[in-house]
Context: one part of a larger RNA
Formats: sequence, C1' cells, structure tokens
RNA sequence: CGUAGGAAAUUUGAGAGGAUCUGUCCUUAGUACGAGAGGACCGGGAUGGACAUACCACUGGUGUACCAGUUGUCUUGCCAAAGGCAGAGCUGGGUAGCUAUGUAUGGAAGGGAUAAACGCUGAAAGCAUCUAAGUGUGAAACCCAACUCAAGAUGAGAUUUCCCAUUCAAAUAAUGAAGUAAGACCCCUCAGAGAAGAUGAGGUAGAUAGGUUGCGCGUGGAAGUCUAGUGAUAGAUGGAGCGGAGUAAUACUAAUCGGUCGAGGG
Repeated sequence: CGUAGGAAAUUUGAGAGGAUCUGUCCUUAGUACGAGAGGACCGGGAUGGACAUACCACUGGUGUACCAGUUGUCUUGCCAAAGGCAGAGCUGGGUAGCUAUGUAUGGAAGGGAUAAACGCUGAAAGCAUCUAAGUGUGAAACCCAACUCAAGAUGAGAUUUCCCAUUCAAAUAAUGAAGUAAGACCCCUCAGAGAAGAUGAGGUAGAUAGGUUGCGCGUGGAAGUCUAGUGAUAGAUGGAGCGGAGUAAUACUAAUCGGUCGAGGG
C1' cells in the first nucleotide's frame, strides 16, 4: 500500500516445510522343516543405539555486581577493621538464568492407489495361458493420516463484537478538507521479549520496575565486647553476619501532565 466504511478478537486451510531410521533379547518354540547338525515364517512383549523436539523437578556444568578463606603491596595517622591493584590476584562453595553428559517425549496405529512379484476367471489359439475384456493380493517408495507454518490464497476467505452516518468547500454529486467515535500510537515503567524495529506485561480505577519487609536460597559463624592462653589462637554472645537475578506482601520512589492519528461507507 492492497484486501471497497473504520476497528478489536477468534479462526478455516489452498499451499508449503520438516520428520517418517534401526539393533538386540524373551515368547510362540527347540515347534514347523530336517536323517542329523541345525532351525524358522506369522504373531505377542521387553530393552537399547543414533537423530529430533521440549524442559531444568533430579544429576552435574557455568554463574567477572553473592559468601568465605588467603598471598604480596598501597591507602584510610596508628592498633583493630576495611578498601584498591595484582588474569575475577589466587582458592573453596554457589541462587536465578543459560545449559548436557540430565529428564521427558517422538518416528505408533490405520486407510487409499500401486511397483516388482504372486493369483482368479479367461479367450485370441476347442488345449494351455495372471491379460487381450474383467477382477484380486502386494513395499520403508507415492497420496492421506500425525507435527509446524500458512488468506499478499491479489482467488486477499469466514465468524463474533464495537463505532456511527457530523461539519465545511464544491450548484448537487463524484471529490477534497476538518474535528471526532470505536480503537491505536507517541511518551513513560518494564521483561516470559529483544541487535534496532517488533512481541508481551503495565501506566494511579496501578503491583510494571526499583525500594522496603517476610519467606526461600547461598555462604558458613560478622564486627564489637567478654572469657581462656605469654602467644599464634580458641570459646561465648549467635545457624551469627552478609546478599545478583527467586517468591509473596506493601504505593515509599518512578510510570505525572499531555500530544498525535483514526470512519462517514464506489
């Protein structure tokens, strides 16, 4: 921009895409078959491999604004306690998120028409013959089915709901313009979204983000003081102190105030 008014939702599916892989074991059954050795079809069940998709409850990884320990050095006048730098200085852990080596699921079943092949009936050709007329069975291939996308499918579909026939110019009209309706956007707070757009959650009639508080979770016993020891240190106060992303509550802070667009129906 189009989809012959303007919107908001919910959809149909023309069409397109990916996937559609496979082993072993048990049973049927040591049966059929076979002199024996050996050893099935068909059918039923179990468990794997590779691949794909999703997820983070479990097992782990990561986790450079979380916690602790520690070396050297500088600074806060000194002690103590802290902070800076040294690859995040190094080391031990680790929430959320993201993840695989973790977990779950999938390729199942079924239908149609067939290939090779095997048939039935059957003449040409009194026989025979699956074929010439006719008619069956039959494969991971094909078409459905299952999954994903999908009305720019210009053949532009369908359903539901909302808004209404204003004003001006043009003789009237086609047409053009204006302010609006439903609605949308700008703007602002953001994240289950994200390169930017977009998408989604919200904007005081509000829990959208931050803060605060409670809980969870992580670290692992803060500082100060007291006690014991000459001291290094240990114990008590005290599952302490500290805290990135989790969860719930709470308008304390910021989403203020505003602006723009948007039909009149060939």
Molecule: large-subunit ribosomal RNA, domain VI
Organism: Bombilactobacillus apium